The RNA shown here (small-subunit ribosomal RNA) has 1490 nucleotides and comes from Chamaecyparis obtusa. NCBI's taxonomy places the organism under Eukaryota, Spermatophyta, Acrogymnospermae, Conifers II, Chamaecyparis.
């Protein structure tokens, strides 16, 4: 410090996730030791039991124990004193009666400290105790006795305080305030005690009381700070202030009577929610953010609510009273209790300890003290809860052991790791010694026989957890097979998973390690430091304007801000620094310190503010010009549409892609003339003008706003921006029983289109559009760009105005300014783009956004007649949504161009019959693959058996086949039995080759094991190979340049070509693969060579001769736009001609770039997986040939350009010894017989056919056509039934030129005619591959299709067979509404009113004083009154639930219906509004270009 994730890739915006640190944690797993810390975060829930606050006999009376008795001693309940208000616990309440910081004045203070005094005289009781009585108990009542440091009366005071005066000081100054003095004058309430008490032999000490002061602690007041919500905007009646009175320790509406009507609030009152606050803690570079356990300070509370008493101090709770809830006891009358003290229990919960020890230390209470008490506290126990430290060993040791894993079987790795050898002992076990903390003269240690030390023993007692696809360190094997599972994010898993599970290995941390939860950082992702708003989320529709914020120039004053010095303070602890103590560390101790906050005080005066004065550049006023669809009102005008009247006229009009509905002989449309009425204003007219925006356009006139400009007269900062508020605001819409209504037109009717058509198109047509008066308040209200000011290079238009020129005008030119448009430098920007009209550089103010969806929805409130508008969430869900640009692909986008792509032609297919293939069906099996082009006469260049992979039956298991080992035997052949055959059994014949004579090789057979074998699966695991795009012209690279990048350039442009072929231009320069050429065949010539060929010779054959021709082979020449003309850019080229056998690639072939189709093939072959008495092998028979049907490819035809018959001609290319077979004979023929020649330029197949000559047929299902069927034959073969081919005779079907649709072909081509080969015993061949013969027609052009290049749009990238919207159906989910139901909180009013303070009364009662009789003062009880908790009644508000039913939302597998959007998305889209429709949606009006 970053990283992963949107995309085919890129940059950006933006969210989600992640690596770090932390925790009072929890869970999983593992676990050796010690130190130091920490330990109910939930139910302020309920609590059994024990303990946690007592002490004093030196205040007092008494009792008891003990002793034989006295004395001493000890203990005890009561009276009395003091403490119990501390300590401890908890965080419910509390948003200020709190806390923090800094100040203040009107207070009291037990114990404590200092100083100065005092303590005289009297009195009356009450507990305890004893007796009696009630009660279950708790406990209560009554009679009697008694003491005090308990209680009461009284004497004694210098003070507080009031007033007058004196001295001084201050101010707002005839007065007021303050300070001082104490020998000034006067007045002066009330008040103490024990002339005591206790201890002591005594000195003396303690105690009591008054006054003043100190310290510490406390009460009160004020300023500032202190969470969220405006879907909480108004709150307040003792409320705000005054006077009098009361009350308090004290100020005060604290309380009360009267008077006034105030007080708080957008700088957030009130209300609601949440919360103890702080020092601090965690994190962060910091600013900040989060938090408030332990420790410390403050506050609040003590079952819930109320109240007072006592006291120095409480409204106290380990005290009291009352009410309520709950628990317990009870003899049912009545009582007792409250762990948020320490332990502990139940419950809750993911979760938090022992019913331990000691007062030795520190501290507290009490006491004179010893002492006593102390669950405060010191310790121990439990818990890896955290943190710090230590250990689990060290050195050597290669036969690199065994074993595991892996493996290419060589090896590699675990691994010096182990074993083994040597030494050591932190820890451990055992034995011994044994602390500090203790403050002492001595005594006193819970911890603790602990820490620590010493001896002995022996490597002995001690390693796990997570991870290993990426981010992120670490990789392989096996299993599984979108299953099981993983997962924080991206994602993994569908038979080769480094992502699941196991194993081996590796990495990280380590007595821990992972996970979960939470906080913070990363996150500049709320941005003060430190960000944004044209298009990504985001500028209010516009304007005026209040509060607020900000503010031009010059000079003063002042010192609020600002700067600076200094003082006080911000508790301690913590953090930081230094030092020290535990062996180190954690931990502890001591000392120090920065910055910053608040307050006081001294100084400075630049800047801001304030005060005062001035100026004129901002702003505004005046005055003179000027342009304009600026506004409002009135009047007028013409063109056109419609309608009406009359006329002419006579059949259609209208409408559309085409039609129909509609109008028309009752006279339409057309034409002419007259009238009526409404709405809108052609040309001019231009991104021209004007207005704040919305908006504004015929002409004239009235009224009126603003702008610009000239002058520089007046004012003198009067300014800018603006929450709240006001005004205005297109279209649509609403109100008025308003007006108007020509045209066009939501809705609606009809006609079309369509699968449907609630649409697009057509014909009609209402509201509304228009006017008047109101309402509504929204738009893509857009420049998707808030307003103001200043600055920063240019150029080009057009609008308004001014000035200058030579004079008026016009034009031109120069220049200034206001608004407006384009281009482009710097700069900015993610890019696109913006660019003096900024999206540049700066300042000020306002508005707004913070992932997508849910949603501009719900609820609530305000406005509205309504429609609706404004404000405006959450649950839930996703990991993206989005912007700009790039490359492709696509478009029912555009441009250019090519191709038998269309067109122009020729012939077909589709109709018939048959052949073949495929689908389907059938079957025991009908083996299998191929399925748009690019499967279907394809694999198959030959299915009767074999082939054969399929089926049925039979058989055999190292195998039908290969290699290695062992044994036996050569091999081989023949015969016979059984059997369908395979096979099995028996018999016979036979003895090979080489040799060094030992043997070896080969073949057959038997055995065991390695293995054979598989046409078994997967072509979506693969290699190889093939098809297709496509013989289309494309596809890339190096270097350079451009761009942040993906990428671009090159390869685009202008020409040209069959071609990315070539030329030219150019930030490109070159190069590779394709193209072309090189190769083969054909076409011409020359040279050469001739046998079997050719020619000649000859009647013919043999022969002989020849090399001119034909022909065959070899070599070679030839064609290259070479030449001429026109054209073109000077080019490439194109066009025409000459010559030439051939001319523009001469014709044909082979040749197939980068890639695409998970294209085809595991059944050619190879190969990962699977089977192994079977998925392998052998054999017989069957099947692959089935047959209602559908498709594909072909053959033959439908006839006269023909058929038939008889004659006659002319090829090329092939094949042949298991072969081709002539001549001859037989047969009607197929064929048979017999037999020359030929291993082929020699012989044979072999006859070429169309053609031509003559005859017959004469338009007919025929002398066409030949299917089908019958009979009789032939060939091949072991075999011809299923299931071959062929011959003869007989039979003689459909078919008379083929619907929609569709195929091939551009010249020796189509068409037509035969010939041949391969496979092959034969053949289902009409196929396929070759060969030649005869031999056409047409091509204007680019509408369709396909392909290429450029461009454009895109929401596509699996790439249009794409993407994607809405309803409906179905299953979960979360929220909303809802008649109601019911919870809690809070407020108000009335009622009832406990305890209690206060007041009143004088009913009862009364020891202290008075009086001494009555009585009085004072006290108590009781009653009454005010206030008041809980309760009751009533009515609001808020709030968490639940609710039949219900409207939407979102999520799910491959459902249904359509196709709205993205391309011109097939009607451009979007938008506000209105109507309408199953649904997306459609239409009207206005707007926008995205």
């Nucleotide at each position: 410090a970053g990283a992963g994730u949107u995309u085919g890739a890129u940059c950006c915006u933006g969210g989600c996730u992640u690596a770090g640190g932390a925790u009072g944690a929890a869970c999983g797993u593992u676990g050796g030791c010690g130190g130091c810390a920490u330990g109910c975060u939930u139910a302020a829930u309920a609590c059994a039991u024990a303990c946690a606050a007592g002490u004093c006999a030196a205040a007092u009376g008494g009792g008891a124990a003990g002793u034989g008795g006295u004395g001493u001693u000890u203990c005890c309940a009561u009276u009395g004193g003091u403490g119990a208000a501390c300590a401890u616990g908890u965080g419910a309440g509390u948003a200020a009666u709190g806390c923090g910081u800094a100040a203040g004045a009107a207070c009291a203070u037990a114990c404590u400290c200092u100083u100065g005094g005092g303590a005289g005289g009297g009195g009356a009781a009450c507990a305890a105790c004893a007796g009696c009585u009630g009660g279950a108990a708790a406990u209560a009542g009554u009679u009697g006795c008694u003491a005090a440091u308990a209680c009461c009366c009284u004497a004694u005071a210098g003070a507080a305080u009031u007033u007058a005066g004196u001295a001084c000081c201050u101010c707002u100054a005839u007065g007021a305030g303050g300070u001082a003095g104490g020998u000034u004058g006067a007045g002066g309430a009330g008040a103490a005690a024990a002339a005591g008490g206790g201890a002591g032999g005594a000195a003396u000490c303690c105690u009591c009381u008054c006054a003043a002061g100190g310290a510490g602690g406390g009460g009160c007041u004020c300023a500032c700070g202190u969470c969220u919500g405006a879907u909480u905007a108004g709150c307040u009646a003792g409320u705000u202030g005054g006077u009098g009175a009361g009350g308090c320790a004290a100020u005060g509406g604290c309380u009360u009577a009267c008077c006034a009507a105030g007080g708080c609030u957008c700088u957030a009152a009130u209300c609601a929610g949440u919360a103890g606050u702080u020092g601090g803690u965690c994190u962060a570079a910091g600013a900040g953010g989060a938090u408030g356990a332990u420790c410390a300070a403050c506050c609040a509370c003590a079952c819930u609510g109320g109240g007072a008493c006592u006291u120095a101090g409480a409204c106290a709770u380990g005290g009291c009273c009352c009410a309520g809830a709950c628990u317990c006891c009870u003899a049912c009358u009545g009582g007792a209790g409250u762990c948020a003290g320490c332990a502990g229990u139940g419950a809750g919960g993911a979760a938090u300890u022992u019913u331990u020890u000691g007062c030795a230390a520190u501290g507290g209470g009490u006491g004179a003290a010893a002492g006593c008490c102390u669950g405060a506290u010191g310790g121990a126990g439990c818990a890896a809860u955290g943190u710090c430290g230590c250990a689990u060993g060290a050195a050597g040791a290669a036969a690199g052991a065994a074993g595991g894993c892996u493996c290419a079987u060589a090896g590699g790795u675990c691994a010096u790791a182990a074993a083994c050898u040597u030494a050591u002992u932190u820890u451990c076990u055992u034995a011994g010694a044994g602390a500090a903390g203790a403050a002492u003269a001595a005594a006193u240690g819970a911890u603790g026989g602990u820490a620590u030390c010493u001896g002995a023993g022996g490597a002995a007692u001690a390693a796990g957890c997570a991870u290993c696809a990426g981010a992120u360190a670490a990789c392989u094997c096996u299993g599984u097979g979108c299953c099981a599972a993983u997962a924080g994010c991206u994602a993994u898993g569908g038979u080769a998973a480094a992502a699941c599970a196991g194993a081996g290995g590796a990495u990280g941390c380590a007595a821990g390690c992972a996970u979960u939860a939470u906080c913070u950082a990363a996150a500049a992702u709320u941005a003060u430091u430190g960000g944004g708003u044209g298009u990504a989320a985001a500028g209010u529709g516009u304007u005026u304007g209040u509060a607020g914020g900000u503010g031009g120039c010059u000079u003063u004053u002042c010192a609020a801000g600002u700067c600076u010095g200094u003082u006080g303070u911000c508790a301690a602890a913590u953090c930081c620094c230094a030092g020290g103590g535990c062996u180190c560390a954690a931990c502890c101790c001591u000392g120090g310190a920065u910055a910053g906050g608040c307050a006081g005080u001294g100084g400075a005066a630049a800047c801001u503010a304030c005060c005062a004065a001035g100026a004129u550049a901002g702003a505004g006023u005046a005055u003179g010009g000027u342009a304009g669809a600026g506004g409002c009102a009135g009047a007028g005008g013409g063109a056109a549409u419609u309608u009406u009247c009359a006329a002419u006229g006579g059949a259609g009009c209208a409408g559309u892609a085409a039609a129909a509905u509609g109008c028309a002989u009752u006279g339409a449309g057309a034409u002419c003339g007259g009238g009526a009425g409404g709405a809108a204003c052609a040309c001019c007219a231009a991104g021209g003008g004007u207005g704040a925006a919305a908006g504004c356009a015929c002409u004239c006139c009235a009224c009126u706003g603003g702008g610009c400009u000239g002058u520089a007269a007046g004012u003198g900062a009067c300014a800018c921006u603006c929450a709240a508020a006001g005004a205005u605001g297109a279209a649509a819409g609403c109100u008025a029983g308003g007006g108007g209504c020509a045209a066009a037109a939501a809705a609606u009717g009809g006609g079309a289109u369509u699968a449907g058509a609630u649409a697009c198109c057509c014909u009609a047509g209402u509201a509304g559009u228009c006017c008047u008066a109101g309402c509504u308040g929204u738009a893509a209200a857009c420049a998707a760009u808030g307003g103001a000011u200043a600055c920063u290079g240019g150029g080009u238009g057009a609008u308004g105005u001014g000035c200058a020129u030579a004079u008026c005008g016009a034009c031109c030119c120069a220049u200034a300014u206001a608004g407006u448009a384009c281009u482009a430098c710097a700069g900015c920007u993610a890019a696109u783009g913006c660019g003096u009209u900024a999206a540049g550089u700066a300042u000020c103010c306002c508005a707004c956004a913070u992932g997508g969806g849910a949603a501009g929805u719900a609820c609530a409130u305000u406005c509205g007649c309504a429609a609706g508008a404004a404000u405006g969430a959450a649950a839930c869900u996703c990991a993206a949504a989005g912007g700009a640009a790039u490359u492709g692909a696509c478009g029912g986008g555009g441009g250019c161009c090519a191709g038998c792509a269309c067109a122009a032609g020729u012939g077909g297919u589709g109709g018939a019959g048959c052949a073949u293939g495929u689908g389907g069906u059938u079957u025991a099996a009908u083996u299998u693959g191929a399925u748009g082009c690019a499967a279907a006469g394809c694999g198959a260049a030959g299915a009767a058996c074999c082939u054969u992979a399929c089926c049925a039956a039979g058989g055999a298991u190292u195998g039908a086949c290969a290699u290695g080992c062992c044994g036996c035997a050569a091999a081989u052949c023949c015969u016979u039995u059984u059997g369908a055959a395979a096979a099995c059994a028996a018999g016979g014949a036979g003895u090979g080759c080489c040799u060094c004579u030992g043997g070896g090789a080969u073949c057959a057979u038997g055995g065991a094991c390695a293995u054979a074998g598989g046409u078994g699966g997967u072509g979506c695991a693969u290699g190889g190979u093939u098809g297709u795009u496509g013989u289309u012209a494309g596809u890339u690279c190096a270097u350079g340049c451009c761009g942040c990048a993906a990428g671009g350039u090159g390869u685009u442009g202008g020409g040209u070509u069959a071609a990315g072929u070539c030329c030219u231009g150019c930030a490109a320069u070159g190069a590779g693969c394709a193209c072309a050429a090189c190769c083969c065949u054909c076409a011409u010539g020359u040279u050469u060579a001739g046998u079997u060929g050719c020619c000649a010779u000859a009647a013919a054959g043999u022969u002989u001769g020849g090399a001119a021709c034909u022909u065959u082979g070899a070599a070679u020449a030839g064609a290259c736009u070479a030449u001429c003309g026109a054209u073109g850019u000077u080019a490439a080229g194109c066009u025409g001609g000459a010559g030439g056998a051939a001319g523009g690639u001469g014709a044909g072939g082979a040749u197939g770039a980068u890639g695409u189709c998970a294209a085809g093939u595991c059944a050619u072959c190879a190969u990962g997986c699977c089977c192994u008495u079977a998925u392998a092998c052998c054999c017989u028979g069957g099947g692959u040939g089935a047959c209602a049907c559908a498709c594909a490819u072909g053959c033959u035809a439908c006839a006269a350009u023909g058929g038939u018959u008889a004659g006659g001609a002319c090829a090329a290319a092939g094949a042949g010894u298991u072969g081709c077979a002539a001549c001859c004979c037989c047969a009607c023929a197929a064929g048979g017989g017999a037999a020359a020649g030929c291993u082929a330029a020699c012989c044979u197949c072999a006859a070429a056919a169309a053609c031509u000559u003559g005859g017959c047929c004469u338009c007919a299902a025929u002398u066409u056509g030949g299917a089908u069927u019958g009979c009789a034959g032939g060939c091949u073969g072991c075999a011809a039934c299923u299931c071959u081919c062929u011959u003869g005779c007989a039979u003689g079907a459909a078919g008379u030129a083929g619907g929609a649709a569709u195929c091939a072909c551009u010249a020796g081509u189509a068409a037509u005619c035969a010939c041949c080969a391969g496979u092959c015993a034969g053949c289902c061949a009409u196929a396929c591959g070759a060969c030649g013969g005869u031999g056409a027609a047409u091509u204007c052009u680019u509408u369709c299709u396909u392909a290429g290049c450029c461009u454009u749009g895109u929401a596509c990238a699996c790439a249009c067979c794409g993407c994607c919207c809405a309803u409906c159906a179905u299953a979960g989910u979360a929220g909303g509404g809802a008649a109601g139901u019911g919870u809690g909180c809070c407020a108000u009013g009335c009622u009832c009113a406990a305890a209690g303070u206060c007041a009143u009364u004088a009913u009862c009662u009364u020891a202290a004083c008075u009086a001494c009789a009555a009585g009085g003062a004072g006290g108590g009880a009781a009653a009454u009154g005010c206030c008041c908790a809980a309760g009751g009644c009533a009515c609001a508000g808020c709030u968490a639930g639940u609710g039949a039913c219900u409207a939407g939302a979102g999520u799910g597998a491959a459902g249904u219906c359509a196709u709205a959007a993205c391309a011109a998305g097939g009607u451009a889209g979007c938008u506000g509004u209105a109507c309408u429709g199953g649904a997306a949606g459609g239409u009207g009006c206005g707007g926008c270009u995205a």
The coordinates come from a structure-prediction model, not an experiment, and the mean pLDDT is 81.